[in-house]
RNA sequence: GAUUAAUAAGGGCAAAUUCAGUGAAAGCUGAAGACGCAAAAUCACGGGCCUAAUGUCUUAAGACGAUGGCAGCCGGAUUACCGAC
Numbered sequence: 001g002a003u004u005a006a007u008a009a010g011g012g013c014a015a016a017u018u019c020a021g022u023g024a025a026a027g028c029u030g031a032a033g034a035c036g037c038a039a040a041a042u043c044a045c046g047g048g049c050c051u052a053a054u055g056u057c058u059u060a061a062g063a064c065g066a067u068g069g070c071a072g073c074c075g076g077a078u079u080a081c082c083g084a085c
Stems, first nucleotide, its partner, number of pairs: 003084002012037002017032006035072001041078003045075003048070003055064003
């Protein structure tokens, strides 16, 4: 440096749910909590998904729509601990 995730040690993250905050919402943040995770670390680049405030259309009901999100949906990019080889 490439590959790998058997084993051992030290550890790490934290789904659902609850509470508080925040947000138009989706969601996010903190605390509790562990379903899982060897990249469940980072980046919305491609696909996908969620929301639909502003806006557009509509007589209305409603529809469209990302500039808002999801990295724990898949691919891609970047970086990384221990061990094995």
c-di-GMP-I riboswitch aptamer from Desulfosporosinus sp. Tol-M, 85 nucleotides, folded computationally. Its mean pLDDT, the model's own confidence on a scale to 100, is 85. The sequence is in RNAcentral, with records from Rfam and Ribocentre.